[in-house]
RNA sequence: AUCCUGGCUCAGAGUGAACGCUGGCGGCGUGCUUAACACAUGCAAGUCGAACGGAGAGAAAGAAGUUUACUUUUUUCUCUUAGUGGCGCACGGGUGAGUAAUGUAUAGCUAACAUGCCCUUUAGAGGGGGAUAACAGUUGGAAACGACUGCUAAUACCCCAUACUCCUUCUUUCUUAAUGAGAGUCGGGAAAGUUUUUCGCUAAAGGAUUGGGCUAUAUGGUAUCAGCUUGUUGGUGAGGUAACGGCUCACCAAGGCUAUGACACCUAGCUGGUCUGAGAGGAUGAUCAGCCACACUGGAACUGAGACACGGUCCAGACUCCUACGGGAGGCAGCAGUGGGGAAUAUUACACAAUGGAGGAAACUCUGAUGUAGCAACGCCGCGUGGAGGAUGACACAUUUCGGUGCGUAAACUCCUUUUAUUGGGGAAGAUAAUGACGGUACCCAAUGAAUAAGCACCGGCUAACUCCGUGCCAGCAGCCGCGGUAAUACGGAGGGUGCAAGCGUUACUCGGAAUCACUGGGCGUAAAGCGCGCGCAGGCGGGCUGAUAAGUUGGAAGUGAAAUCCACUGGCUUAACCAGUGAACUGCUUCCAAAACUACUUACCUAGAGUCUGGGAGGGGAAGAUGGAAUUAGUUGUGUAGGGGUAAAAUCCGUAGAGAUAACUAGGAAUAUCAAAAGCGAAGGCGAUCUUCUGGAACAGUACUGACGCUGAGGCGCGAAAGCGUGGGGAGCAAACAGGAUUAGAUACCCUGGUAGUCCACGCCCUAAACGAUGAAUGUUAGUCGUCGGUAUGCUCGUCAUAUCGGUGAUGCACUUAACAGAUUAAACAUUCCGCCUGGGGAGUACGGUCGCAAGAUUAAAACUCAAAGGAAUAGACGGGGACCCGCACAAGUGGUGGAGCAUGUGGUUUAAUUCGAAGAUACGCGAAGAACCUUACCUAGCCUUGACAUUGAUAGAAUCCGGUAGAGAUACUGGAGUGCCCUUCGGGGAGCUUGAAAACAGGUGCUGCACGGCUGUCGUCAGCUCGUGUCGUGAGAUGUUGGGUUAAGUCCCGCAACGAGCGCAACCCUCGUCACUAGUUACUAACGGUUCGGCCGAGGACUCUAGUGAGACUGCCUUCGUAAGGAGGAGGAAGGUGAGGACGACGUCAAGUCAUCAUGGCCCUUACGGCUAGGGCAACACACGUGCUACAAUGGCCAGGACAGUGAGACGCAAUACCGCGAGGUGGAGCAAAUCUAUAAACCUGCUCUCAGUUCGGAUUGUAGUCUGCAACUCGACUACAUGAAGCUGGAAUCACUAGUAAUCGUAGAUCAGCCAUGCUACGGUGAAUACGUUCCCGGGUCUUGUACUCACCGCCCGUCACACCAUGGGAG
Repeated sequence: AUCCUGGCUCAGAGUGAACGCUGGCGGCGUGCUUAACACAUGCAAGUCGAACGGAGAGAAAGAAGUUUACUUUUUUCUCUUAGUGGCGCACGGGUGAGUAAUGUAUAGCUAACAUGCCCUUUAGAGGGGGAUAACAGUUGGAAACGACUGCUAAUACCCCAUACUCCUUCUUUCUUAAUGAGAGUCGGGAAAGUUUUUCGCUAAAGGAUUGGGCUAUAUGGUAUCAGCUUGUUGGUGAGGUAACGGCUCACCAAGGCUAUGACACCUAGCUGGUCUGAGAGGAUGAUCAGCCACACUGGAACUGAGACACGGUCCAGACUCCUACGGGAGGCAGCAGUGGGGAAUAUUACACAAUGGAGGAAACUCUGAUGUAGCAACGCCGCGUGGAGGAUGACACAUUUCGGUGCGUAAACUCCUUUUAUUGGGGAAGAUAAUGACGGUACCCAAUGAAUAAGCACCGGCUAACUCCGUGCCAGCAGCCGCGGUAAUACGGAGGGUGCAAGCGUUACUCGGAAUCACUGGGCGUAAAGCGCGCGCAGGCGGGCUGAUAAGUUGGAAGUGAAAUCCACUGGCUUAACCAGUGAACUGCUUCCAAAACUACUUACCUAGAGUCUGGGAGGGGAAGAUGGAAUUAGUUGUGUAGGGGUAAAAUCCGUAGAGAUAACUAGGAAUAUCAAAAGCGAAGGCGAUCUUCUGGAACAGUACUGACGCUGAGGCGCGAAAGCGUGGGGAGCAAACAGGAUUAGAUACCCUGGUAGUCCACGCCCUAAACGAUGAAUGUUAGUCGUCGGUAUGCUCGUCAUAUCGGUGAUGCACUUAACAGAUUAAACAUUCCGCCUGGGGAGUACGGUCGCAAGAUUAAAACUCAAAGGAAUAGACGGGGACCCGCACAAGUGGUGGAGCAUGUGGUUUAAUUCGAAGAUACGCGAAGAACCUUACCUAGCCUUGACAUUGAUAGAAUCCGGUAGAGAUACUGGAGUGCCCUUCGGGGAGCUUGAAAACAGGUGCUGCACGGCUGUCGUCAGCUCGUGUCGUGAGAUGUUGGGUUAAGUCCCGCAACGAGCGCAACCCUCGUCACUAGUUACUAACGGUUCGGCCGAGGACUCUAGUGAGACUGCCUUCGUAAGGAGGAGGAAGGUGAGGACGACGUCAAGUCAUCAUGGCCCUUACGGCUAGGGCAACACACGUGCUACAAUGGCCAGGACAGUGAGACGCAAUACCGCGAGGUGGAGCAAAUCUAUAAACCUGCUCUCAGUUCGGAUUGUAGUCUGCAACUCGACUACAUGAAGCUGGAAUCACUAGUAAUCGUAGAUCAGCCAUGCUACGGUGAAUACGUUCCCGGGUCUUGUACUCACCGCCCGUCACACCAUGGGAG
């Protein structure tokens, strides 16, 4: 990286919403989801005088009195109404506390019922009576409210009469499952008036309406609620009710409900509908409508047609208020309103004009129902915030690659319009005669004037939309993934953009996406998930055929499914929202009719499923009993002597008191070698010596019998390895615990010596395992092939045969399945039936509760909290103290070193004003630096400069340039002198170069970032690898090719192969060396010839060496042999032989490897300094540590003398000979040489002398003195010389490095840098010149294939637990 599983999250729609920012208008809706918390104040249910008696007021008329305008009285009329009476107050309005069914929804039943007002019909209303409120008087009380006496009316109350179909007793007829209907009969029950009509009253019947009751079905969660119930279930009788009924009571019986979930607990008003969804579903039950329940809490009845009554009564309680303390009053879940709670929800408005309700004959009265208005962007809908033109693409702003670009026709500006706004005028419908709260409202007209009106969120991906600045794991963001550690499209701001828009975001909640509980529509081998296995009640499902029925099913019809809502079509408000009409729909329930295929029930049969019977066989199936042999151990005895045992090695241990060994015998327990396996048996666990007895099951054959008798199986019952528990035995070996010995840092382990439970038996428990095929059982169907076990059949050639078939058990494999791995007739395929189980990881198979258990514990089984993953299969790598193969001075075999000494040099550390910076395992450390006394130089101190030491533009002036003087440490400052050039010319001038130079742009920076970069470099590694195209395979990542068999130094080549080709690497081509040839011979060479000063010196030569150009040569080409080939081994020839030797050359990539101080460069930073100049100092310090080297420690050596032989390379600011001087460094001097011509003693080596094993004639550090040379200048801080001095060191611990042949070792020579030199460094050159390699076990590194993986920052990975510190909660202890 992939596929899958699986959770988390987001994009959609919605809301009675709230919060943040913002806010122009209108219409229509909606507005306490919380405290069924408490309520101040006002209002929300009254009405009727045509029921009644009074009382009061007014008017008119009459009468009386008199103070002639008053009083009293009579009559009439009108108005008001405290009381009696009637009707209403059971409606309307509110709320959802309770209620899981006394509720609701749907469909029925009521022949078991009621029904005021309303409608229809029939009949009737005769006679009489006694009270009482009001009122008057007396009186109690603070009040509320009463008490007593007296008077009075009615449509108030009572009695008698009459009455049928009414009620009731009894008889009888018909009828029914129960019941009911008709006829007769004993008894009982009515009325109210009012002035005419009207209205009202009484009885009965019917209707309508409204209610009561009953039934069925449906209507939440929890089984960690499994049993509940005594009026409980039923009966008889009685009571009660409008009515059935244990509704209530007495008696009798003992029933009733429950796994289809009783009882209990938690939650909840139900529905039409609403939201979502493709649908099925899921969630919900605001507004509107139906039903129910409630009215401060609990209980109770009264009145009434109707209540057990929201604004009635009584009792009890809580709370509040009044009080004269004796007592009283109250109930906003009506409309407003208040407090409180809360994230949160409005006015103490207007009107009865409309609609509706109560009363009334009516007028009318009442109506917080209702109609309206007010508040709120709370929601839906509509409108607007201007339109057209307008480019030099203005300014500002932002950005920039500095050219520009964006905002952007946007603005300004010109023209136009007036929805809206403001002002003024007119002015409805709603009303059918009157009556209009709304309301001077909707609407219309005119005027004014672009005027009054845009925000919010977002811009990393999901997800439409990008840049700059600031910040620097800070501040912050975040729905998930995640962003932020100096270049943030993710934080904050800005510019720009995107989306929506009077709103926009956020939060909360619901559905969706989520097929993520899967009916539609999922799964269980390995991802979560098959019970350990069987038997089996209930339940579910079930073979063929015939007839019947009609429960399911199908069709038709009827009823119902309230209205509203949704949908379709119309219509009305300017449109829409909204409203109205019509239709469709309401997928449902009920009843009836029809059909009879399927399911069901039933009838008669069948045999294919299942079972029985008969037969001969197979088997570690089970139980009990009996009997063996081998071995271990122990004991006894004999032989015999010093060890045995044990381990990687040891020790503990046993043994001279005789072990071990060996021989014989005895004892005891456990397990049963070989046979023995892809084998057998069993349901699973499991079963293995032999024999006997008892016993279960399966297979095959026969096809006689039964006739679907079957499959599965919640609960239930049984079996159930090992360990463990109880009781009693047994105990040889083995062996938890334990002990000892070892190992180890430790070793409560692994190893060893011992050793107890246990292992064994009997009985009883436990009931769990990776109890696995990690795969439930059953049935049917679907290619093969090869084994093996059991049975049978057929065939012949009669066998240890072949073929066929049935049943088991394995391997391989097609279709098909699967995420893949894999499965594949023994399915994980295709289907059916039934059961069990799963729904992210952790917490946790834990806690609590229940059940079981002697215990251990088992079983059933959560939540809080926490994470954004956990997981499966496969892929490519990396890794492995995994495997196979191979290579390399990797090891081994050798040689020489380092590590010890002194010194040189680099680094660290320390020091310092500074000791400039970088490099850091390998791959930093004689590295950058192929040369730090000044310079270099970047560092420090001090003194100076500020357009600058340097570049470009530049007004001005001057050629350039050269020589001085003064001050100063110098930079620098001041000043004097010499000097007038080159090119072109139209003679005006222009140009090039240099100097001076105001003002600015700018220069400058070895300042930072190598983790922003280019370039260059190191390393793996000169290892043999790294890839691509097409094809093929795979769902895919990917694979194949590149693997395999050989071979090679090599992915070198060959063969094979679903691969075929190709590229970068390898090799070759390039350079040097080695041989030869040709060409050419000077400065090189000299064989022959000549000359000679004897030196190839000269003539000469072109043979040789050599020089330097061109070629040849080597290819496994030839031979033998092995091999299919590639190729290997050996040989010949050859200067060279299997890449001849060496070099240059370094694939894809790794190490954020190194370098911003070579250079270049983005960004950041400094700009009188982090730039520039100068002097001096420092980079050279020095208790120390490390790396790399040099010189040594000596006799294979040192010293002295003599003698011999190179090859590179360098040389004019140079190399320098002969000569002379100096002990010497060197000096004087200068031949020769711009070089095959001149310039350098090569050394080791050889010969000879000496030293004789010593801190020495080894070793040379250190130091002193005197010098030489370079250079302005040798103090810090140069090299060299002479004399003197003569340190450590006698071969180096652990460890470690290099090298395979002209190599190591050893010896000298040259060069770069360079005035000189700290060079013992580096790079080259030649001289002398070895040893060893059996081999690949091991160390290191690498390559290929394979395997495992929980790693991918890739084992320097990942990851577990304790401890330490802090905090939270809890248990125990001390106090």
Molecule: small-subunit ribosomal RNA
Organism: uncultured prokaryote